[in-house]
Context: one part of a larger RNA
RNA sequence: CUCUGGUUAAGGAACUCGGCAAAUUGGCCCCGUAACUUCGGGAUAAGGGGUGCCUACUGGCAUUGCCAGAGGUCACAGAAAAUCGGCUCCGGCGACUGUUUACUAAAAACACAGGACUCUGCGAACUCGCAAGAGGAUGUAUAGAGUCUGACGCCUGCUCGGUGCCGGUCAGUUAAGGAAGCGGGUUAGUUCCUUCGGGAAUGAAGCUCUCGACCGAAGCUCCGGUAAACGGCGGCCGUAACUAUGACGGUCCUAAGGUAGCGAAGUUCCUUGUCGGGUAAGUUCCGACCUGCAUGAAUGGCGUAACGACUGGAGCACUGUCUCAACCAGAGACCCGGUGAAAUUGUAGUCGUGGUGAAGAUGCCACGUACCCGUAGCAAGACGGAAAGACCCCAUGAACCUUUACUGCAGGCUGAUAUUGGCACUUGGCACGUUCUGUGCAGGAUAGGUGGGAGGCUAUGAAACGGGCACGUCAGUGUUCGUGGAGCCACCCUUGAGAUACCACCCUGGACUUGUUUGGUGUCUAACGCCGCGCCAUGAAUCUGGGCGGCGAACAGUGUCAGUUGGGCAGUUUGACUGGGGCGGUCUCCUCCCAAAGAGUAACGGAGGAGCCCAAAGGUACCCUCAGCCUGGUUGGCAAUCAGGCGAAGAGCGCAAAGGUAGAAGGGUGCUUGACUGCGAGACAUAUAGGUCGAGCAGAGACGAAAGUCGGGCUUAGUGAUCCGGCGGUUCCGAAUGGAAGGGCCGUCGCUCAACAGAUAAAAGGUACUCUGGGGAUAACAGGCUGAUCACUUCCGAGCGUCCAUAGCGGCGAAGUGGUUUGGCACCUCGAUGUCGGCUCAUCACAUCCUGGGGGUGAAGAAGCUCCCAAGGGUUCGGCUGUUCGCCGAUUAAAGUGGUACGUGAGCUGGGUUUAAACCGUCGUGAGACAGGUUGGUCCCUAUCUGCUAUGGGCGUACGAAACUUGAGGGGUUUUCUCUUUAGUACGAGAGGAUUUGGAGGGACGGACCUCUGGUGUUCCUGUUGUCACGCUCGUGGCACGGCAGGGUAGCUAAGUCCGGCACGGAUAAGCGCUGAAAGCAUCUAAGCGCGAAGCCUUUCCCGAGAUCAGGUUUCGCUUGAGUCCCCUGGGAGACGACCAGGUUAAUAGGCUGGAGGUGUAAGGCAGGUAACUGUCUCAGCUGACCAGUACUAAUGGACAUCGG
Repeated sequence: CUCUGGUUAAGGAACUCGGCAAAUUGGCCCCGUAACUUCGGGAUAAGGGGUGCCUACUGGCAUUGCCAGAGGUCACAGAAAAUCGGCUCCGGCGACUGUUUACUAAAAACACAGGACUCUGCGAACUCGCAAGAGGAUGUAUAGAGUCUGACGCCUGCUCGGUGCCGGUCAGUUAAGGAAGCGGGUUAGUUCCUUCGGGAAUGAAGCUCUCGACCGAAGCUCCGGUAAACGGCGGCCGUAACUAUGACGGUCCUAAGGUAGCGAAGUUCCUUGUCGGGUAAGUUCCGACCUGCAUGAAUGGCGUAACGACUGGAGCACUGUCUCAACCAGAGACCCGGUGAAAUUGUAGUCGUGGUGAAGAUGCCACGUACCCGUAGCAAGACGGAAAGACCCCAUGAACCUUUACUGCAGGCUGAUAUUGGCACUUGGCACGUUCUGUGCAGGAUAGGUGGGAGGCUAUGAAACGGGCACGUCAGUGUUCGUGGAGCCACCCUUGAGAUACCACCCUGGACUUGUUUGGUGUCUAACGCCGCGCCAUGAAUCUGGGCGGCGAACAGUGUCAGUUGGGCAGUUUGACUGGGGCGGUCUCCUCCCAAAGAGUAACGGAGGAGCCCAAAGGUACCCUCAGCCUGGUUGGCAAUCAGGCGAAGAGCGCAAAGGUAGAAGGGUGCUUGACUGCGAGACAUAUAGGUCGAGCAGAGACGAAAGUCGGGCUUAGUGAUCCGGCGGUUCCGAAUGGAAGGGCCGUCGCUCAACAGAUAAAAGGUACUCUGGGGAUAACAGGCUGAUCACUUCCGAGCGUCCAUAGCGGCGAAGUGGUUUGGCACCUCGAUGUCGGCUCAUCACAUCCUGGGGGUGAAGAAGCUCCCAAGGGUUCGGCUGUUCGCCGAUUAAAGUGGUACGUGAGCUGGGUUUAAACCGUCGUGAGACAGGUUGGUCCCUAUCUGCUAUGGGCGUACGAAACUUGAGGGGUUUUCUCUUUAGUACGAGAGGAUUUGGAGGGACGGACCUCUGGUGUUCCUGUUGUCACGCUCGUGGCACGGCAGGGUAGCUAAGUCCGGCACGGAUAAGCGCUGAAAGCAUCUAAGCGCGAAGCCUUUCCCGAGAUCAGGUUUCGCUUGAGUCCCCUGGGAGACGACCAGGUUAAUAGGCUGGAGGUGUAAGGCAGGUAACUGUCUCAGCUGACCAGUACUAAUGGACAUCGG
């Protein structure tokens, strides 16, 4: 020193993030208990009283005793020890008991009973499984499964536009499959031509290729429902007779605009909102308000008794948490004996300061300091140890997770087809047959077309009437039944067309029969499935197969194909630049500047453009000259068109800029297509790819009389490699041959492949659950450089200050210093330099907060303001908050500013920040996220070196010693207030009120000590509980924290006592002077001289000759020995060494004797009492360390003393 315990004066939470920890409380009996309440609780509420022992005493009982009472009796204390709730009040959250991150989170998280929704009719849904099969369940909707909410009470608003789910399905779209049909290839044949080899055209069937009307489900679109499904729930303007506010109105938008309730909240940024309460003081807390950044109703809202190792606030009690620490016990540490690790370690002969330096040096430079070596300690440094940083960035890294990323795969749904059959009905298509149907206007009227045709129908029942059915343009038409009993129509009038008078062939649309085909419905049973059976194989079997019976049934199930759905699962993607990364911006091309007079040249440097256009805005031939201004001139003006003049370019040139340009590239007119084909010497530019210019040759052209010009445009932007594919052409290839398919070549088309040299046809996110590899190539801390910002200073002096720039201020400006702010840069450190605040301990600077000395004052005094000097010392305690800071309370002489890795985590803490859990608000579809809030949440290290504090050994100090010293040098101290005298004086009208001098008393700080006051005092005394032992009684002892309790000697100790800072002197600072020139004056200065501060040096205290310059003095000794050491007895000395006292000529320790001090009247005897107990011998007995005395015991014995003079 650490740990585990004990005690503590006075105060009592002042400690601290927080009463953490500790203390208090505690058993039993009696009394007595509030708000609130779900009436059960709350409750051991709170609070108060009692408690031992004895008894010939009284009562009761379940009677060797217990209970109740009464009496007696002892103690500081009777649940005497141990065991053993501190309590209360106000909030938040969660109802509760429970559960959880085994190893940092026990919670407000999970669960929960209760509530709600959804699914599920039994071979149930759902889950596991390829299946068989199993769970569900040997259960059956009061059951099972899933999701949300979370007791209870009061409640649960609006919204169906989006997404999801459920339902519907007229229409649209839609696969496999089916399929009428179109087209291509091949070619038997036919035709034509022929050089007789063959060629061309056409082309059936078959085979084949490619399409394909139409049929064809779910899904999607569509229509509706559904929010205790996922979710969502507005803005602006105006308005009331003070003001303010806005019941009210207007307007826009929406699917709907947040209702009740609650509200600065676990949600409120601003914010420590405002008000009230509590406190001396309240960023917390409670109650309100409502301006809700960003509350809100089963992602439940608001309450709520009880409960909680939850989380805030307050009080009482209590305390070493603190003021402020002290003592004690034990275990370590330390010493001795034994045994005996570890991390670490480039090599080490391992100092300080300043500087330098990859920017913080034991190692470099300079200066200083320093004899050699240990031991115990402290932790400032060795960018200490430990862990290839977890933060950050990077990687064409990884892993999980999410989703409306991409692409797939299980699974679901649906269709086709196979297993898969019969019958009936029905639907659509088609075919044959029968039958009906048909309204422009005019017209008797519902005229389908064409042709034939003058007669046809009727007793096998005409007209007419009544009823039914069908169609319908509502006028009628068709058909049928009944009555009826003989007629009804045509030719005639109108019309493009004339009679359903009659016949035939047809058209439109419909009906019917038959056949075929497609779909549907019903039914059958025999496939198939299921169930049952006291059947058989078979003695057992819930197995297998068969049988019998029943039910379902061509469905289901299963296989294949297809559509749809499909984070359930899988594989992946999710760019780069970047003064870190992200967010933002950018990514190709053109023009200018930067660019330094060739070319080229970077930056997240400064400015702008392009991703086209034009059939003329191209070619050619010929012609012309602009903008602007002045003058004149009808409407006519500043500006229209006209005329004249001046006018080298300021105009125009499709589009940005630059260059260019009137001797045209500008403006016109005519004719035209060179906006050509095949090339291309040679250059520019250039990594490649790509780009640019180009005379000339050939062909065919345009214009021009011709020379000539023309391979687009005054020039420089107007863009995209390869693969893949389309179209046109082609003397190319054609897998036995002939063809064909397909390919090549030429031309051309399809990319905001714009991340523009283009990873794929096709790709987003989260990680705080994270991981790996790397980086100080790159951020956060700190250092460094810089000093914009910041702090401070100086200069100037516009102005303020009644007057007056400068008592005090000081506009606009200027120049610096510093390296405390915020930054910039990215230089050391990412094989780790721990980060805010507090505590502890400091140290330096001075730009000084106080104290000291001075100048000025708009200084009367007092109190101030301002400036100069000055760093010696000092610089408070609380409330709030994690806070630094800040605000507040109370003091003070003052409550300084900064540096020191924002000093200090191998010194402490861990409240904040910054892992994993969880809640709220907000954002996000989601995983998740938030310099937003909230609750919880592992702080390791035995010290090798340097450094520092102590303490030894060696050697040196030219002989060996013992003493006493000097003081080079170093360190400490250094303070301040109040009262009082001078003096109520100076000053002042008064109020007020000093300088100076003397005296006294304090605060804080420091040193020493223990007489006093106290604390402690486990070696002293006493009381006492429980239990055990000594056989029992008695008397003692052990254990229970020394068992507990009351005292207490020595020692140690503070809160106790005593003392300290002074004063004198020397040299100075600012300042004040003397004399005094330069400069005949003046001047504190230049020579000279003097005053002048808590500061400097002395003084004072401590260390101190390793002060290697090792000092001085005195004495002793050199063998007849100065002295020292070992050893021994010890110590108020001490870790060990050391130091000190002593070692028989001895009081060093122990013992003994006496005393002091402490405790408080021992044991035993006697006496009293029933007993507990009491009295007396007895202020007794006992007594550690204290003070003396006394040799009884133990201090026996041994070694060295060289060398030198």
RNAcentral holds the full RNA, with entries from ENA. A computed fold for a 1205-nucleotide part of an RNA from a Planctomycetaceae bacterium, annotated as large-subunit ribosomal RNA, half B. The organism belongs to Planctomycetaceae, within Bacteria. Model confidence (mean pLDDT): 85 of 100.